[in-house]
Context: one part of a larger RNA
RNA sequence: AGCAUCAGGUGGAUGCCUUGGCACCAAGAGCCGAUGAAGGACGUGAUAAGCUGCGAAAAGCAACGGGGAGUCGCACAUAGACAGUGAUCCGUUGAUGUCCGAAUGGGGAAACCCGUAUGAGCAAACCUCAUAGAUCCUUAAAUGAAUCCAUAGUUUAAGGAAGGAAGACCAGGGGAACUGAAACAUCUAAGUACCCUGAGGAAAAGAAAGAAACCUCGAUUUCCCAAGUAGCGGCGAGCGAACGGGAAAGAGCCCAGGAGCGUAACGACUGUGUUUGUAUAGUAGAAGGAUCUGGGAAGAUUCGCCAGAGAGGGUAAGAGUCCCGUAUACGAAAUGCAAACAGAGCGAACUCCAAAGAGUACCACGAGACACGUGAAACCUUGUGGGAAUACAGGGGGACCACCCCCUAAGGCUAAAUACUCCUUGGUGACCGAUAGCGCAUAGUACCGUGAGGGAACGGUGAAAAGAACCCCGGGAGGGGAGUGAAAUAGAAUCUGAAACCUGAUGUUU
Numbered sequence: 001a002g003c004a005u006c007a008g009g010u011g012g013a014u015g016c017c018u019u020g021g022c023a024c025c026a027a028g029a030g031c032c033g034a035u036g037a038a039g040g041a042c043g044u045g046a047u048a049a050g051c052u053g054c055g056a057a058a059a060g061c062a063a064c065g066g067g068g069a070g071u072c073g074c075a076c077a078u079a080g081a082c083a084g085u086g087a088u089c090c091g092u093u094g095a096u097g098u099c100c101g102a103a104u105g106g107g108g109a110a111a112c113c114c115g116u117a118u119g120a121g122c123a124a125a126c127c128u129c130a131u132a133g134a135u136c137c138u139u140a141a142a143u144g145a146a147u148c149c150a151u152a153g154u155u156u157a158a159g160g161a162a163g164g165a166a167g168a169c170c171a172g173g174g175g176a177a178c179u180g181a182a183a184c185a186u187c188u189a190a191g192u193a194c195c196c197u198g199a200g201g202a203a204a205a206g207a208a209a210g211a212a213a214c215c216u217c218g219a220u221u222u223c224c225c226a227a228g229u230a231g232c233g234g235c236g237a238g239c240g241a242a243c244g245g246g247a248a249a250g251a252g253c254c255c256a257g258g259a260g261c262g263u264a265a266c267g268a269c270u271g272u273g274u275u276u277g278u279a280u281a282g283u284a285g286a287a288g289g290a291u292c293u294g295g296g297a298a299g300a301u302u303c304g305c306c307a308g309a310g311a312g313g314g315u316a317a318g319a320g321u322c323c324c325g326u327a328u329a330c331g332a333a334a335u336g337c338a339a340a341c342a343g344a345g346c347g348a349a350c351u352c353c354a355a356a357g358a359g360u361a362c363c364a365c366g367a368g369a370c371a372c373g374u375g376a377a378a379c380c381u382u383g384u385g386g387g388a389a390u391a392c393a394g395g396g397g398g399a400c401c402a403c404c405c406c407c408u409a410a411g412g413c414u415a416a417a418u419a420c421u422c423c424u425u426g427g428u429g430a431c432c433g434a435u436a437g438c439g440c441a442u443a444g445u446a447c448c449g450u451g452a453g454g455g456a457a458c459g460g461u462g463a464a465a466a467g468a469a470c471c472c473c474g475g476g477a478g479g480g481g482a483g484u485g486a487a488a489u490a491g492a493a494u495c496u497g498a499a500a501c502c503u504g505a506u507g508u509u510u
Base pairs, nucleotide, nucleotide: 001509002508003507004506005505006504007503008502009501015495016460017459020432021431022429023428024427025426026425027424028423029421030420031164032163039100040099041098042055043054044053046078047077050074051073061094062093063092064091065090066089070082071081072080105114106113107112116132117131118130119129120128121127135161136160137159138158139157140156141155142154143153169200170198171197172196173195174194180187184234210217211216221248222247223246224245225244231239232238252413253412254411255357257353258352259351260350266347267346269345270344272342273341274340275339276338277337278336279335280334282330283329284328288303289302290301291300292299304321305320306310312324313323314322362386363385364384365383366382367381368380372398393408394407395406396405397404447454448453467494470481471480472479473478
């Protein structure tokens, strides 16, 4: 030095566990904001760096409810306090709420600087405190030029807007390229990604100038079929309906106007009350002992019991009967929501006679959109130009014409069935179990980058700290005793503790 065995070190695989995730279901909610949001800065504790809470009234104040013995957050210490005259805690409603931020008195390099008016405090300038004051739009009023009337302008008052978000869903305005076509230009990708605007809890669409075919149907939306069909297409790659049938849901209306009637009925608007339900704290809630093993009983043995409760979790180990719960039954002073009813305001029903949407329809040219690429290309939208009729009228039925049939454009509203999930509550899983599962068992932290932005790792003593008093070696680290514990090869670098790698002992080979 090699090999083998044993004992260790190192290391952190594996097993087991779960505080955290993932996916989905049901119900709720689907907005917040000048009454100052979202998001922050700075403060705030006896001691206080971080997180959490809160705001100079600062881990909090008040009222009303719940609750009933401990409490002063995470957070395990000391000191000091509070609490049956009901604390802490939970819920509802209020108060306070620095500074920045739409930020809005002016400015500004966010969390800072400067200033005006009025009022209060002081005897008083100063100072302190309180309040007001941005812009735009609408309405109303006052005032008021050139310029006579007026108008513009100015001022004041009332009401409104702004900004944020959930990387979701919706509508509209713009709108790629990679790619595919085995190259590439029409085409495709795709009206996708992305940008902008706007809205709602859904949005959009919507009560036929429709669809059909000589039979008829009867607003819209979504789904299943029709159907990868008919078609479109450098007839390439590819794109791709409708009619009709079935299902979910179902709802229809108003204005473009006068007269009559006269405020009953009715109504989707505004606010009020009553009742009921529901949400936001909660309440009650059955039934077990002994022996044995063990550190420990919930295990085993034995004799019971409850069950509208044998879901689940915890307790020193597998607990219906120990604890929290579970089935079941109940509960709100306050606030929200829903429904029904009542009554108030507001609107105008009903009848008759009328009326029935013009730079529009349509045409030409150029585009877009229709499954449809200009095609025989209708229908729909419209940039430019031209430009009707008025129900004895007009549009459509895929060029166009005739006949026939259907419908009434150029005004508007409309629930449900549909889409989505930042969020709340409850629940489920042939989902993960710490290199997995969200990036995070928490963290958008540490760290990187001028910046936009990128972006980790780190879980486990034990049932209970009972976390090792005291002694010894040592400067300490560390260790040896002692002690705790079931166990200390569970000793905090802490469950299990694989391999690589490193030692020691023994054997053996050279």